Notes: A computed fold for a 72-nucleotide RNA from a Ktedonobacteraceae bacterium, annotated as transfer RNA. RNAcentral holds the sequence, with entries from ENA. Its Rfam family is "tRNA". The family's RNA type in Rfam is transfer RNA. NCBI's taxonomy places the organism under Bacteria, Bacillati, Ktedonobacteria, Ktedonobacterales, Ktedonobacteraceae.
[in-house]
RNA sequence: GGGCAACUAGCUCAAUGGCAGAGCAAGCGACUCUUAAUCGCUAGGUUCAGGGUUCGAGUCCCUGGUUGCCCA
Numbered sequence: 001g002g003g004c005a006a007c008u009a010g011c012u013c014a015a016u017g018g019c020a021g022a023g024c025a026a027g028c029g030a031c032u033c034u035u036a037a038u039c040g041c042u043a044g045g046u047u048c049a050g051g052g053u054u055c056g057a058g059u060c061c062c063u064g065g066u067u068g069c070c071c072a
Base pairs, nucleotide, nucleotide: 001071002070003069004068005067006066007065010024011023012022013021018055026042027041028040029039030038048064049063050062051061052060
């Protein structure tokens, strides 16, 4: 220098262009002599940034960023 992939909750990951979710972690409660385990509930999001398409974008298109891999 060229190519490809990934980027969504604190972490690991889902989500056919049509309500942004799960598990773990966190908080509260139940249970227990207490803790752990288990069960229930609650909260937590500028979906990497900017722009475009669309009635509607996490999803499609463009540019940029970061990370990883391959080639030179």